[in-house]
Context: one part of a larger RNA
RNA sequence: CUGGGCGUAAAGCGCGCGUAGGUGGUUUGAUAAGUUGGAUGUGAAAGCCCCGGGCUCAACCUGGGAACUGCAUUCAAAACUGUCUCACUAGAGUAUGGUAGAGGGAAGUGGAAUUUCAGGUGUAGCGGUGAAAUGCGUAGAUAUCUGAAGGAACACCAGUGGCGAAGGCGACCUUCUGGGCUGACACUGACGCUCAUGUACGAAAGCGUGGGGAGCAAACAGGAUUAGAUCCCCUGGUAGUCCACGCCGUAAACGAUGUCUACUAGCCGUUGGGGAGCUUGCCUCCUUAGUGGCGCACCUAACGUAUUAAGUUGACCGCCUGGGGAGUACGGUCGCAAGAUUAAAACUC
Numbered sequence: 001c002u003g004g005g006c007g008u009a010a011a012g013c014g015c016g017c018g019u020a021g022g023u024g025g026u027u028u029g030a031u032a033a034g035u036u037g038g039a040u041g042u043g044a045a046a047g048c049c050c051c052g053g054g055c056u057c058a059a060c061c062u063g064g065g066a067a068c069u070g071c072a073u074u075c076a077a078a079a080c081u082g083u084c085u086c087a088c089u090a091g092a093g094u095a096u097g098g099u100a101g102a103g104g105g106a107a108g109u110g111g112a113a114u115u116u117c118a119g120g121u122g123u124a125g126c127g128g129u130g131a132a133a134u135g136c137g138u139a140g141a142u143a144u145c146u147g148a149a150g151g152a153a154c155a156c157c158a159g160u161g162g163c164g165a166a167g168g169c170g171a172c173c174u175u176c177u178g179g180g181c182u183g184a185c186a187c188u189g190a191c192g193c194u195c196a197u198g199u200a201c202g203a204a205a206g207c208g209u210g211g212g213g214a215g216c217a218a219a220c221a222g223g224a225u226u227a228g229a230u231c232c233c234c235u236g237g238u239a240g241u242c243c244a245c246g247c248c249g250u251a252a253a254c255g256a257u258g259u260c261u262a263c264u265a266g267c268c269g270u271u272g273g274g275g276a277g278c279u280u281g282c283c284u285c286c287u288u289a290g291u292g293g294c295g296c297a298c299c300u301a302a303c304g305u306a307u308u309a310a311g312u313u314g315a316c317c318g319c320c321u322g323g324g325g326a327g328u329a330c331g332g333u334c335g336c337a338a339g340a341u342u343a344a345a346a347c348u349c
Base pairs, nucleotide, nucleotide: 004320005319006318007303008302012317014201016199017198021194022193023192025088026087029084030083031082033081034080035077036076037075038074039073040072041071042070049065050064051063052062053061054060091191092188093187094186096183097182098181099180103177104176105175106174108172109171110154115149116148117147118146119145120144121143125136126135162169163168206247207246208245209244210243211242215241216240220236221235222234223233258316259315260314262312263311266294267293268292269291270290271289272288273287274286275285276284277283278281299304322349323348324347331342332341333340334339
């Protein structure tokens, strides 16, 4: 390289957009680049192969043929691919009417609770644990009532419910804004799919600057436990968690399952649309877009998957090639750093 694979054995980039590239619906005509056929030239000799000949045979030498699957020129064909061209509407999109939603950004508002502070009542404990102690409390705590401050999170509703490309998104209201689904008709007329490089976004933690800081809480301190206890448990407690701006760019970033397309038994739920029927109901049926459960064929090493495929196909990208060494070293790129990314070998089993 061919070949074989990627749910769990090694292997789907965290996720989109998108350039080059690859690939691409129906139809008319043209062309002849690819494609196909013929002819001509060439494809040195030797070698290989076939039929002969010469050394006593063979190796070896030698004659003839075949082959040299290729290339060039030319003539022809026009189905398919390409190119140009006339059109089309089933892909894709636009306009329009509806519709559901924790989709995103900004501003404002609210109540419950924790904590703290001030005041009232009130008195000896509170707190915590397996049991305790550290801790708090006669300088009046805990409890309870009133008021205030401040920060963070939004109980119930809540649902294998919804929305989003993924990360993710949950009080209410206003405003700006993206996408989806759906109805009927109109329009554009292949404008599509995928996508190396590139680029936007990307949980948590972490970093920079400036704020904020109620609760929680790495580090740290103390108390216990224990042979010890740098843990588990308890009392405290700083970064951090929160906000603004900027970085970082990683996760079991998981459905461990790339995106798009077509086809292939069913049954039962549920969410959002649309339609129909009557017996007008918590009704039934049809259809479409999601989201779940079970299950046939097929697939699978098995588990299982099974119209939301891991079935049957096509297009394109990414990735894998024994374990360790190692996602490491070196070098490059990026980063303030932490580090990220790209990525070996010796050696060893």
The part of an RNA shown here (small-subunit ribosomal RNA, central domain) has 349 nucleotides and comes from an uncultured prokaryote. The coordinates come from a structure-prediction model, not an experiment, and the mean pLDDT is 89. The full RNA is in RNAcentral, with records from ENA.